Annotation: A computed fold for a 71-nucleotide RNA from a Candidatus Pacearchaeota archaeon, annotated as transfer RNA. Rfam family: tRNA. It is annotated as a transfer RNA. The sequence was found in a public genome assembly.
Formats: sequence, structure tokens, C1' cells
RNA sequence: GCGUGGAUAGUUCAGUGGUAGAAUCUCUGCCUUCCAAGCAGAUGACUCGGGUUCGAAUCCCGAUCCGCGCA
Repeated sequence: GCGUGGAUAGUUCAGUGGUAGAAUCUCUGCCUUCCAAGCAGAUGACUCGGGUUCGAAUCCCGAUCCGCGCA
């Protein structure tokens, strides 16, 4: 340099065009003599810039970063 895969919550991962989810962490409540465990709830995210579309995490182009292959 060329090709290719990836970037979603503090963390690990789902989500193939129509309300962004789970587990875990944190906080609150219940339970318990207390703690842990358990139960209920709350907070919290689509890497960035454009394009297509009535509508984009999702499709297209580019940028950044990470990984793999070729040279």
C1' cells in the first nucleotide's frame, strides 16, 4: 500500500430498515438480628462526518482506532 473483520450501557455480548435489549456493575426498596444470597425497581450506550429512505444501530461513501491476511 491492497483486501478483510470489528467499534452498542462502567464491563461482556445480542439486535439483517419501524419503541435499543440481556447479563453484570452502581444506586434504592423488600427480605434478614446483621452480612451475604434472593426478590422488585431505577440510572446508564449505538466511534465520528456525510448520503439513501417516510423512517438507519442496521444499507452506501469517507474518516479514526483495533485485529487478521497478502505484498